This is a predicted structure of a 73-nucleotide RNA (transfer RNA) from Actinoplanes lobatus. Its Rfam family is "tRNA". The sequence is in RNAcentral, with records from ENA. Its mean pLDDT, the model's own confidence on a scale to 100, is 80.
Parts: sequence; C1' cells; structure tokens
RNA sequence: GUCCGCGUAGCCCAACGGCAGAGGCAAUGCUCUCAAACAGCAUCAAGUGUGGGUUCGAAUCCCACCGCGGACA
Repeated sequence: GUCCGCGUAGCCCAACGGCAGAGGCAAUGCUCUCAAACAGCAUCAAGUGUGGGUUCGAAUCCCACCGCGGACA
C1' cells in the first nucleotide's frame, strides 16, 4: 500500500430497517446471618467509534474518516 473482519454500559455479549436497545458479570441498597460467605429481591448505567447520506423510520444499508485485529505484498 491492497483486501477482509470488528467497534453497543466499568467488562463480556445480543438485537429481520420498526417498542429510543435483551442478557450476564461488576457496582449499590435491602432481606437472610451473632457476623460473614452463599443465596434471594430491587436498583443502577449505553442511544450504538466520529461525521455525513439514504429512508416515514438506521446499531443495522451507503460514503468518508478514526481505532483495533488478520491476510497478502
């Protein structure tokens, strides 16, 4: 340099173009306990890498850029 893939919460990871986004871990509070651990319940937090475009409607499709990984040279 060319090509391919990926980027969603503190971390991991879902989501046919259609409810402004599921779940797990973590965190916080409560219950339980003499006190913990375990367990249970509740709460919490993202508008999806950035900027545009298409569309009635975009995490999803298109373009450019940024970052990461891989292949080739």